Large-subunit ribosomal RNA, domain I from a metagenome, 483 nucleotides, folded computationally.
[in-house]
Context: one part of a larger RNA
RNA sequence: CGUAUGGCGGAUGCCUAGGCUUUCAGAGGCGACGAAGGACGUGGUAAGCUGCGAAAAGCUGCGGGGAUUGGCACACACGAAUUGAUCCGCAGAUGUCCGAAUGGGGCAACCCGGCAUAUUGAAGAUAUGUCACCUCGUAAGAGGAGCAAACCCGGAGAACUGAAACAUCUAAGUACCCGGAGGAAAAGAAAUCGAAGAGAUUCCGUAAGUAGUGGCGAGCGAAAGCGGAUUAGCCCAAAAGUCUUUAUAUGUUUAAAAGAAUGUUCUGGAAAGAACAGCCGUAGAGGGUGAUAGCCCCGUAUUUGAAAGGUAUAUUAAGAUGAUAAAUGAGUAGGGCGGGACACGUGAAAUCCUGUCUGAAUAUGGGGGGACCAUCCUCCAAGGCUAAAUACUCGUAAUCGACCGAUAGUGAACCAGUACCGUGAGGGAAAGGCGAAAAGAACCCCGGGAGGGGAGUGAAAUAGAUCCUGAAACCGUAUGCUU
Numbered sequence: 001c002g003u004a005u006g007g008c009g010g011a012u013g014c015c016u017a018g019g020c021u022u023u024c025a026g027a028g029g030c031g032a033c034g035a036a037g038g039a040c041g042u043g044g045u046a047a048g049c050u051g052c053g054a055a056a057a058g059c060u061g062c063g064g065g066g067a068u069u070g071g072c073a074c075a076c077a078c079g080a081a082u083u084g085a086u087c088c089g090c091a092g093a094u095g096u097c098c099g100a101a102u103g104g105g106g107c108a109a110c111c112c113g114g115c116a117u118a119u120u121g122a123a124g125a126u127a128u129g130u131c132a133c134c135u136c137g138u139a140a141g142a143g144g145a146g147c148a149a150a151c152c153c154g155g156a157g158a159a160c161u162g163a164a165a166c167a168u169c170u171a172a173g174u175a176c177c178c179g180g181a182g183g184a185a186a187a188g189a190a191a192u193c194g195a196a197g198a199g200a201u202u203c204c205g206u207a208a209g210u211a212g213u214g215g216c217g218a219g220c221g222a223a224a225g226c227g228g229a230u231u232a233g234c235c236c237a238a239a240a241g242u243c244u245u246u247a248u249a250u251g252u253u254u255a256a257a258a259g260a261a262u263g264u265u266c267u268g269g270a271a272a273g274a275a276c277a278g279c280c281g282u283a284g285a286g287g288g289u290g291a292u293a294g295c296c297c298c299g300u301a302u303u304u305g306a307a308a309g310g311u312a313u314a315u316u317a318a319g320a321u322g323a324u325a326a327a328u329g330a331g332u333a334g335g336g337c338g339g340g341a342c343a344c345g346u347g348a349a350a351u352c353c354u355g356u357c358u359g360a361a362u363a364u365g366g367g368g369g370g371a372c373c374a375u376c377c378u379c380c381a382a383g384g385c386u387a388a389a390u391a392c393u394c395g396u397a398a399u400c401g402a403c404c405g406a407u408a409g410u411g412a413a414c415c416a417g418u419a420c421c422g423u424g425a426g427g428g429a430a431a432g433g434c435g436a437a438a439a440g441a442a443c444c445c446c447g448g449g450a451g452g453g454g455a456g457u458g459a460a461a462u463a464g465a466u467c468c469u470g471a472a473a474c475c476g477u478a479u480g481c482u483u
Base pairs, nucleotide, nucleotide: 001480002479003478004477005476006475007474013468014433015432018404019403020401023398025396027393028392029147030146037098038097039096040053041052042051044076048072049071059092060091061090062089063088064087068080069079070078103112104111105110113131114130115129116128117127118126119125133144134143135142136141151182152180153179154178155177162169166215192198193197202229203228204227205226206225212220213219233385234384235383236329241321242320243319244318245317247315248314249313250312251311252310253309254308256304257303258302262277263276264275265274266273278295279294280284286298287297288296334358335357336356337355338354339353340352341351344370365380366379367378368377369376420427421426440467443454444453445452446451
C1' cells in the first nucleotide's frame, strides 16, 4: 500500500408521533356566583405527568351507547359491570389554601381577629355565616377593581439611522409607556366638495409618485374625479334605533345511528402483490390491517337523530339605554400672541385644534369656495344616535399545501420554557425509530459481576433492548506485496 473481516461512530435512506401555512365556519372573552395562574393534597401499592378537590383519577340527573372495565401504566392484590358499567354529550353538586384577594397582618400558598348563631347557663374551644376600598343611592341594594394573543381609540413620546459630516429635516407620531373599549373599534348623514355638478361614513383600485412640499437637499406626498365593496338613515322633553330578559315557532350547534360490494390459486414469515374469475359505487376522501385493499376494519357519499344546554331569525311581553347634557346649540364663531394638525417646514397660507388675552351676529343672520375684496355658487358650526362593506386571531371544528421531515420544522415530535446558567431582569439546550406481534431470550455453561457461549423465539438476532439502515474520520485482527 492492497485484500478480507471487525470495533468505534451516527452520516445517509426510509418513517412520523410534531411543527409551519391556506381556506372556510364558528367564537371573540373570563372575573367578587372569587378569574387567569399557582401551592398543597387526592390512588390498595403511587415518585412523575394527567384528572380531580377533604364529596378529591371522582358525586348526581338527563340523553347517547351496548360490553367490557378501575388514565399514562405493565404486573400483583382487590373490585365494578346486561338491575346496563367504562366511555361520549348536556346540566348540576362539591370545589382546601394562595392569587384582584377583599376582616387585620404578611417574607404568596401563612399568622391573628371582631360580630351573629349552634354545641344545656357562663368562660374557653370548635363549627357555620359574615366583616376591604371606591362610585351611585335616604336606605335596601347595584356597579367597579384583576387577567387575556393581536386588532381599535385616546394621552404622552425617543434615539440609532438617512441626509454619504451635521443643526432645520428624516427615522416617526414609529418603538416604548399610560388610560379606555368592542367583537370589531373609529368615522358618519355636510356651516362637505369645487365650478361640471355631486350628495353620510368606511375600505379597495385608479387618479399618481401627479399637484405640491422640501437646508427646493435627503426626502415627504395629497385631493377632486373615475371604477368597485357595502349601503340607511334619524332624533332633541321624545324618537329612529340599540340591548337585556320571558314565551312560542323554525333553523343550527353541543353526543350519535344506519351505511353498498370478493373469492380461488401462486410466491412469501405474512397478501393488500401476481394470475383467473366477479361485484358495489350519490360511497374509487382518508387511515388501518404481517408488502401496494373501492368490496377485511374504521370510515366516506347519502339519510336519520336531542331529554338537556348554547346560538340565529321571526313574533310576543316586560324592562333598560339613548339622557345628570340639550328648548337649534356664546365665553361660541372670529381676532392678537405662542404652539400643534392638515401631503403643505410661516410661507402669499386658506382650513382645523387651542395655552393665553380678547370677543360677534342670531336666518333681514352666519360659515366656506387656499392671502384679501366684490360678484356668484354652496352649506347651516358651537347638541346627539346609527348596521354593512374594513382590521385582528389567544383559542374551537373542518380543510389545503410544487411546506419541513429530527443540525429541518416551533426554543420545545421525547414529562421543554424543562435541565442548566445568572443576585436579578433574563438567557436557555441536548435528547425520535427492536419487531408484524414481546413471541423481550425458559434452561445449561464460563464469570464476583458486567459480559459472553450454547439452547430457544423470530422471516431476520451483525433486528437483543447502547436494539431499522449503519457512510466517513479514527482504532484493530488476519493475510499478500514492497522497503

It matches the Rfam family "Bacterial large subunit ribosomal RNA". The prediction has a mean pLDDT of 83. RNAcentral holds the full RNA, with entries from SILVA.